[in-house]
Model confidence (mean pLDDT): 81 of 100.
This is a predicted structure of a 74-nucleotide RNA (transfer RNA) from Periweissella ghanensis.
Lineage of the source: Bacteria > Bacillati > Bacilli > Lactobacillales > Periweissella.
Rfam family: tRNA. Gene Ontology term of the family: triplet codon-amino acid adaptor activity.
It was read from a public genome assembly.

RNA sequence: AGGGAUAUAGUUUAAAGGUAGAACUAUGGUCUCCAAAACCAUCAGUGGGGGUUCGAUUCCCUCUAUCCCUGCCA
Numbered sequence: 001a002g003g004g005a006u007a008u009a010g011u012u013u014a015a016a017g018g019u020a021g022a023a024c025u026a027u028g029g030u031c032u033c034c035a036a037a038a039c040c041a042u043c044a045g046u047g048g049g050g051g052u053u054c055g056a057u058u059c060c061c062u063c064u065a066u067c068c069c070u071g072c073c074a
Base pairs, nucleotide, nucleotide: 001070002069003068004067005066006065007064010024011023012022013021018054026042027041028040029039030038047063048062049061050060051059
C1' cells in the first nucleotide's frame, strides 16, 4: 500500500427490514445466626456521520477502532 472480517449492557451473545431479548456481573429483597447457594426484582445496550425506506441493529456510502491475509522498503 491492497484485500477481507468484526463492532449490540461492565462481559458473552440473540434479533437478518416491523421499532432490541437473554445469560453472567452489579444493586436491592426473600431465606440464613452470618455468609454462600437458591429464588424474586431492578439498572443498563445497537462505534460516529450520511443515504435508501412508511419504518434500519439489519441494506448502501464514509470515517474510527480491533483482528486476519497479501505485498513493498530496510